[in-house]
Context: one part of a larger RNA
Order: sequence, then structure tokens, then C1' cells
RNA sequence: ACCUCUCUAAGGAACUCGGCACAUUAGCCUCGUAACUUCGGGAGAAGAGGUGCUCACUUCGGUGAGCCUCAGUAAAUUGCGUUUAGCGACUGUUUAACAAAAACACAGCACUCUGCCAAGUCGUGAAGACGACGUAUAGGGUGUGACACGUGACCAAUGCGGAAAGAUCAAGGUGCUUUGUCAGGCGCAAGCCGAAGCUCGGUGCCAAAGUCCCCGUGAAUGUCGGCCGUAACUAUAACGGUCCUAAGGUAGCGAAAUUCCUUGUCGGGUAAGUUCCGACCUGCACGAAUGGAGUAACGACUUCCCCGCUGUCUCAACCAUGAACUCG
Repeated sequence: ACCUCUCUAAGGAACUCGGCACAUUAGCCUCGUAACUUCGGGAGAAGAGGUGCUCACUUCGGUGAGCCUCAGUAAAUUGCGUUUAGCGACUGUUUAACAAAAACACAGCACUCUGCCAAGUCGUGAAGACGACGUAUAGGGUGUGACACGUGACCAAUGCGGAAAGAUCAAGGUGCUUUGUCAGGCGCAAGCCGAAGCUCGGUGCCAAAGUCCCCGUGAAUGUCGGCCGUAACUAUAACGGUCCUAAGGUAGCGAAAUUCCUUGUCGGGUAAGUUCCGACCUGCACGAAUGGAGUAACGACUUCCCCGCUGUCUCAACCAUGAACUCG
């Protein structure tokens, strides 16, 4: 020097990415308890006081007197607390052995499919089974994710649904034609002609779905502009012009878990604040169930400040057990 542990003057987070770790708190009784709130909570909020033993009395709840200690939940067991913001409503679930979370799930909401031998799923395009001994207040799929408020524009592209007039269009069928073969016929022979059938190719007509075309559909995949000018200081532009588009981002929020420039600017907190909180809006590149913006309660979540507390630190010191070391 190391492991584990006890204690510490003065200070008290100056440590550090960060109060990590430690310490503080603690039981029971009495009093007291804010904002906010979904009226249930928040709440053990916070905070304050008491606490042992003996005797007497007692309405059995306590009251009075006395005794001891540094200390009476005397040891052990045994909440630190307040506050800001973000995210997720909540209890729950998860990477067995580096991640417990803001991820997953969730009740609720919405769309969509399914009329029963249901859709959907497993299975060999099977039998059979699940769905379900259920029947649209049911079952399957997808998205969102309690609750309160709200959920805008666009159907041009992609997808889905519908309709059937037209266009396109396969195998196949059928008609015509062509090639080969061949019964047969002709020929002295070589050979020539050659029906039906089969066959080779060509072509006309019939011909489904699909596609094109048309319509609808966004809690379907998705998308949601640019330039120029203008008001009696300046600045800005309610207003006007123009181009393009399917339509040009509505409400709300906004330097945000999203902001590059950026430590934006202003305000607050500090002696001093790249973090934090409140605003502003110039949104590089928010935005409405890929959900928007709020929200009491909840959280081994993330974040800011504070109280208390402490060897985290200033800055170390002593001690105990083990190990180390010596001997065996």
C1' cells in the first nucleotide's frame, strides 16, 4: 500500500459527468399540514412536541409526586425531505449473464374484414383442428394509447373499394387457308395428282380476370410552395400583383428528447450559470390517432434548485479483522 469495518478537529458538496457512495431520517402517541386536484387524493405532506422506571389515586382515558442516566422507539429492527421541468396516464412487462427505460403492454378510442361449413390460422391445394360448443353488444386484423379539449387542407401519385360502356388481352373453341403424310387414281417407267383423318404454319371470329378508363376513399401509404411591391419617422406589412400546385401547414405548441448558426435575445435564480425555469419566434428541419397540445396521481426514469446531513472533498489521521510479511 490492499480487503472489510469503526471514529474524527474546523469547514460542509469546495468532490464529481452527476451528492456516486456514505451519512442524516426512522417505532408509537398528540398537535398540525400548502399549491394543485379527475374531489378519491396530494398526505406519514411539510413542521412541532412527547416517550424510561417507582409509588399513590383513577371515571382505566390518565393525573400527581418521586428516582436515575450523556442518552428512555437508550441495543436491534426501523421513511431523509421540499421544489422545477421533460417523458410515459396508472399497477404491470422486457434484453436469464453489460441496457428496466421515455421501449413493450394496458383500459379507452378509431378504421377495416367476417352472415356461419364466417373471416382468420395450423395442416400435404388433405383429412382434421382452432376460431367456438361462440354468431356482428361476436370473432379476426391494423393503428393510437387513461382522462378533459380538439383532430385542419389535399384523392394528383400509391393502395383499397365500386361500377360496368369502351380499349387492350392468354389458353381454348371455331371458320378459311397452307405444309407433310396417305387410301386411291394416272403412267411402260421415272414419277405426277391426291379425298377423309392426323399434322406444320398463317389468319378471321368468340373469349375471363387483370390493366387502361370512370367514381369514391385519409384515425389508408402519404403530401401540406415561391417571388415582388405596399401604411403620414423608421421598421413591419392587415393589403395588392404574379408564377406554380392535388392542395399549399389550420388549431395548438415552439432554440423543444426536434434549433445547424447557438453559450440566439430578454427576464429569473448564483458573487460568478454552455445546464435549468419563464418568455420571444428568425420552426436549418414542430404539428394534429406514424397523433397535437394540456393534465391530478404514479415512476429503482431524465433534469434544475434547496433544506438537513455527512471523510465525496480541503487533507488526511488513528484503530479493528483479514490478507500481505516471517517461521512452520
This is a predicted structure of a 328-nucleotide part of an RNA (large-subunit ribosomal RNA, domain IV) from Selaginella bryopteris. The full RNA is in RNAcentral, with records from SILVA. Its mean pLDDT, the model's own confidence on a scale to 100, is 86.